[in-house]
């Protein structure tokens, strides 16, 4: 240089156009329980779904661009 994939909560992923108002585990805070701590239980706070335009009646999903991570080819004084 060419090609392919990924990017969604503190962290590891689901979700692949319209059943709401984005979710789950693990982790965080409170509470319940303990003498207390863990473990169990119950509750809850955390998201401008990577940026930017675009296509649609509707975008986290589809398209382009762009950044930022992996892979894998290919050149080279």
């Nucleotide at each position: 240089g060419g090609g392919c994939c990924c990017u969604u909560a503190g962290c590891u992923c689901a979700g692949g156009g319209g059943u709401u108002u984005a979710g789950a585990g693990c982790g965080c805070u409170c509470g319940c329980c303990u003498c207390a701590c863990a473990c169990g239980c119950g509750a809850g706070a955390g998201g401008u779904c990577g940026a930017u335009g675009g296509u649609u009646c509707a975008a986290a999903u589809c398209c382009a661009u762009c950044a930022g991570g992996g892979c894998c080819c290919a050149c080279g004084a």
This is a predicted structure of a 77-nucleotide RNA (transfer RNA) from Rubrivirga sp. SAORIC476. The prediction has a mean pLDDT of 81. Its Rfam family is "tRNA". Rfam links the family to the GO term triplet codon-amino acid adaptor activity. About the family: Transfer RNA (tRNA) molecules are approximately 80 nucleotides in length.